[in-house]
Formats: sequence, C1' cells, structure tokens
RNA sequence: GAAAAGGGCAAACCCGUCCUACAAGGCGGGGACGCAAAGCCUAUGGGCCUCUUAUGUAUGGGAGGUAGCCGGGUUGCCGAA
Repeated sequence: GAAAAGGGCAAACCCGUCCUACAAGGCGGGGACGCAAAGCCUAUGGGCCUCUUAUGUAUGGGAGGUAGCCGGGUUGCCGAA
C1' cells in the first nucleotide's frame, strides 16, 4: 500500500454439535460478504453483545461472550511513488 504474481483467511446463511441455556457465542462441514495481516497473542486499554440479580428504573453486582468494533504487542508474502 499502487500494479502484478503466488497464495491465504472466511461474513451472512444452511446443517450438525457444545455450553444452566433453545442466550450471546464457540467448534466441524458447506458457503463467499469482505479482509494487506480478517496470521498469532492480548477481554486487567476502550467499546459492544447475552443471561441473571439488586434498586430510588438510573445504574451497580455476578456469570458468559465478541479480537471480522477500534486499539496494543508480535511474526509474515510482494515491492512503484
């Protein structure tokens, strides 16, 4: 981060499955919206989502999740300005 080359990942959705749970979501298969790190680590940087509980209904507590919401760390392909 322009062109090109070789490639890579995989949204929604569908099927199966996991978890108090038919939650948010994870995992496997199909799928191809997109992604120059949409590789890896980080949820004790900030947001957001789900369940539950307290209460003066505004916000607290507890549990679970999201890294393809942004950020941080780290490794890597190609090589014009």